[in-house]
RNA sequence: GUGUUUCUUUAGGGAAUGGUGAAAUUCCAUAUCGGUGGUAUAGCCCACGAAGCGAUGAAAGGUCGCCCGAGCAGGAGAAACUCCUGCGCUGACGGUAUAGUCCGGAUGAGAAAAGAAAGGA
Numbered sequence: 001g002u003g004u005u006u007c008u009u010u011a012g013g014g015a016a017u018g019g020u021g022a023a024a025u026u027c028c029a030u031a032u033c034g035g036u037g038g039u040a041u042a043g044c045c046c047a048c049g050a051a052g053c054g055a056u057g058a059a060a061g062g063u064c065g066c067c068c069g070a071g072c073a074g075g076a077g078a079a080a081c082u083c084c085u086g087c088g089c090u091g092a093c094g095g096u097a098u099a100g101u102c103c104g105g106a107u108g109a110g111a112a113a114a115g116a117a118a119g120g121a
Stems, first nucleotide, its partner, number of pairs: 004118007017029003031101002033091002035048004043089002052066005071087005093104003
């Protein structure tokens, strides 16, 4: 220095103002937010996690499978769909006047990160 096993901790942000209305942080104007790893720095490139669905199972937060949103143009550069400029787009389920932002499952789960220990090569 590398890998293995176990343990511990950490691990998601955002509705301000006005309008209509009986009623909307849900509609309209407008504001605002962006998990983890990879890669020239990424919400919209690749992969993963969460949510949802199904199978299995005595059951589970287990295992397996499905599903899994959205970006272009120009610029400088050796190199960027990641930077800069411009314009644009997207966001599970249940509840409620139609919700990325409110309430709820969730004091949950978790990609992963950091640290510790063990016994090896």

FMN riboswitch aptamer (RFN element), 121 nucleotides, folded computationally. It was read from a public genome assembly, where an Rfam model found it.